[in-house]
């Protein structure tokens, strides 16, 4: 120099689950039942691997470690609306960058 991709801001779409019960100081309280799509936990294939086994060579087993998700848990968060919201699209800026 280049700009795959990532991140930031704005707009649009965006699911689930009690407008439950109690107290009455009216909530940033307590209780019960639920939800998974902020964040976080766990792991499959696969890879690594001290050690052991086998052995002409190729290898085999394994404590343990690494290891994704819309799966899992429900710690956090949430269960009228609003807000938030994974993810998707568009735009802006030009921050990082194979």
């Nucleotide at each position: 120099c280049g700009g795959a991709g990532g991140g930031g801001c704005u707009c649009u779409g965006g699911a689930g689950a009690a407008u439950c019960u109690c107290u009455a100081u009216c909530a940033u309280g307590a209780g019960u039942g639920c939800c998974g799509a902020a964040g976080g936990u766990g792991c499959a294939a696969a890879g690594a691997a001290a050690a052991g086994c086998a052995a002409a060579c190729c290898g085999c087993u394994u404590a343990u470690c690494u290891g994704a998700a819309u799966c899992u848990c429900u710690c956090a968060g949430g269960c009228a609306a609003a807000a938030g919201g994974a993810c998707a699209g568009a735009g802006c800026a030009g921050c990082c960058a194979a």
Glycine riboswitch aptamer, 98 nucleotides, folded computationally. Its Rfam family is "Glycine riboswitch aptamer". Its family is annotated with glycine biosynthetic process in the Gene Ontology.